[in-house]
RNA sequence: AGCCGGCCGGGUGGCCGCGGCCGCUCCGUCCCGGCAACCGCCGGUCGGAGCCGGUCGAGGAAGGUCGGGACUCCACAGGGCAGGGUGCUGGUUAGCGGCCAGUCAGGGUGACCUGCAGGAAAGUGCCACAGAGAACAGACCGCCGAUGGCGCCCGUAGCGGGUGCACAGGCAAGGGUGAAACGGUGCGGUAAGAGCGCACCAGCGACCGGGGCGACCCGGCCGGCUCGGUAAACCCCACCCGGAGCAAGGUCAAACAGGGGGUUGGGUGGCCCGCCUGGUGUUCGUCCCGGACACCGCCCCCAGGUAGACCGCGCAGAUGGAUGGCCACCCGGUCUUCGCGAGGAGGCCGACAGAAUCCCGCCUACAGGCCGGCU
RNA sequence: GCGGGAUUGGCCGAAUGGCUUAGGCGCUGGACUGUGAAUCCAGCCACGAGAGUUCGAUUCUCUCAUCUCGCCCCA
Numbered sequence: 001a002g003c004c005g006g007c008c009g010g011g012u013g014g015c016c017g018c019g020g021c022c023g024c025u026c027c028g029u030c031c032c033g034g035c036a037a038c039c040g041c042c043g044g045u046c047g048g049a050g051c052c053g054g055u056c057g058a059g060g061a062a063g064g065u066c067g068g069g070a071c072u073c074c075a076c077a078g079g080g081c082a083g084g085g086u087g088c089u090g091g092u093u094a095g096c097g098g099c100c101a102g103u104c105a106g107g108g109u110g111a112c113c114u115g116c117a118g119g120a121a122a123g124u125g126c127c128a129c130a131g132a133g134a135a136c137a138g139a140c141c142g143c144c145g146a147u148g149g150c151g152c153c154c155g156u157a158g159c160g161g162g163u164g165c166a167c168a169g170g171c172a173a174g175g176g177u178g179a180a181a182c183g184g185u186g187c188g189g190u191a192a193g194a195g196c197g198c199a200c201c202a203g204c205g206a207c208c209g210g211g212g213c214g215a216c217c218c219g220g221c222c223g224g225c226u227c228g229g230u231a232a233a234c235c236c237c238a239c240c241c242g243g244a245g246c247a248a249g250g251u252c253a254a255a256c257a258g259g260g261g262g263u264u265g266g267g268u269g270g271c272c273c274g275c276c277u278g279g280u281g282u283u284c285g286u287c288c289c290g291g292a293c294a295c296c297g298c299c300c301c302c303a304g305g306u307a308g309a310c311c312g313c314g315c316a317g318a319u320g321g322a323u324g325g326c327c328a329c330c331c332g333g334u335c336u337u338c339g340c341g342a343g344g345a346g347g348c349c350g351a352c353a354g355a356a357u358c359c360c361g362c363c364u365a366c367a368g369g370c371c372g373g374c375u
Numbered sequence: 376g377c378g379g380g381a382u383u384g385g386c387c388g389a390a391u392g393g394c395u396u397a398g399g400c401g402c403u404g405g406a407c408u409g410u411g412a413a414u415c416c417a418g419c420c421a422c423g424a425g426a427g428u429u430c431g432a433u434u435c436u437c438u439c440a441u442c443u444c445g446c447c448c449c450a
Base pairs, nucleotide, nucleotide: 001375002374003373004372005371006370007369008368010330011329012328013327014326015325016324018057019056020055021054022053023052024050025049026048027047028046031044032043033042034041035040059352063363064362066361067360068359069358070357071245072244073243074242078273079272080271081270083241084240085239086238087237088102089101090100091099092098103117104115105114106113107112118236119235123234124233125230126229127228140175141174142171143170144169147168148167149165150164151163152162153161154160183201184200185199186198187197188196202226204223205222207220208219209218210217211216249311250310251309252308258302259301260300261299262298263297265277266276267275278296279295280294281293282292283291284290304449305448331350332349333348334347335346336345337344338343376446377445378444379443380442381441382440385400386399387398393430401419402418403417404416405415406414423439424438425437426436427435
């Protein structure tokens, strides 16, 4: 100078002020019990008040609502599709996308950090601009021009030789473009070249050996020479997942007003299959099965009434929602100043922020201080 | 407390893994007109913030910020 992990996050006293619970005091009312001839008295339950006494009273994140559960209802069950989540290996856990350890990849000098980290030969897409060419593509600048062609020269019985052009033709090695160009370096070969061949390397595939539970790692040998990238693109594969959520849900009380539609409709978010699902009366019909009509039930829409109490609810348990304000001293930090120093004086600051069904994680915020390890 | 949705110019509001992000209203300048309006031409102004994936992000993923809607009972 950095990296990783853990902890604290104001203390004490006084005064005034809060909420729950217990006790006490007072008041009231219906009821119950006892005493009592009556008036009345005592106790219990219920409701209210007092502020009298005692006791308890927010967090590491209470925040975000990103995940997983407990619990509750749909519901007396089921199957599938769609949809959603995870994605290297092993372990852990109630469970998770969490945590621990590891492997691999990337970043960093390093301690360490990050990773939606399976599959591109199942298929379909995309790779803009630039560039000749972006997946089995391609010739802008270039290189060659052996063989064929054109021109010139020499020579010849025939045949041929030399030189130039860069036309036909050949090349993708060099340069350029780009994020990325169909392996890299070197040697040979060739007209010039090219894994065309060879050596070494990288990668891929197969085989063998060693280490490891495994993901993987190390080594040997052979081969075609090499068959982009992208799945936090659609998708494929493996595994997991019903849906809603305490304003869930349950008990009691109060008040009002009905109207329209449907009934093979309704019954758990979407779809499908499956399953479940009425009552009464009249009538058809020989009885049953079955059918028709009407009313109620069920469902949908419109309108109306109500906004109350209790449970759910918890060693804080509220329900407009409680722990605050003032003073003093101490503690910590910072600045100024005095002092040789120890230390003193004065000013300023003391963070993020408040439970609401509960639990386990993740993410975010945080003034200041302390401890441990590592580079 | 719980559960949905949204964020693009001054306002409204499209599109999208590749284009200095379309259009309308507005504003500025010019043309036209005796002047003004209308009209025409031209211009101005933006992807809420940060990290990640990718060659490349307004778009895809995660986190943060802000705004908005709904959640009692008879039933």
Predicted 3D model of RNase P RNA and transfer RNA as a complex of 450 nucleotides. It holds a member of the Rfam family "Bacterial RNase P class A". By type it is a ribozyme. Its mean pLDDT, the model's own confidence on a scale to 100, is 76.